This is a predicted structure of a 74-nucleotide RNA (transfer RNA) from an Oscillospiraceae bacterium. Its Rfam family is "tRNA". By type it is a transfer RNA.
RNA sequence: GGAGGCAUAGCUCAGCCGGUUAGAGCGCUUGCUUCACACGCAAGAGGUCCACGGUUCGAGUCCGUGUGUCUCCA
Numbered sequence: 001g002g003a004g005g006c007a008u009a010g011c012u013c014a015g016c017c018g019g020u021u022a023g024a025g026c027g028c029u030u031g032c033u034u035c036a037c038a039c040g041c042a043a044g045a046g047g048u049c050c051a052c053g054g055u056u057c058g059a060g061u062c063c064g065u066g067u068g069u070c071u072c073c074a
Base pairs, nucleotide, nucleotide: 001073002072003071004070005069006068007067010026011025012024013023019057028044029043030042031041032040050066051065052064053063054062
C1' cells in the first nucleotide's frame, strides 16, 4: 500500500427479510431469606445502537466517508 471482519448496557454478546417497547447472561442496587456471609428468590437502575452524511413513510439493520480494532496479502 491492497482486501476482508467487527463496533449495540460496566463486561461478553443476540437482534431473523428495515416496522411500531432495543434484549439476554454476568455484574451493579434494593428487598426477602440468614445470627452473619454466600447461595437462592423477587423487583429495579443502567443505552445518543462508534461518528457524520445519504436512501426511505420509517434505519441498530441498507449505502457512502471517517475513526478504532482484529485478520489476511504485498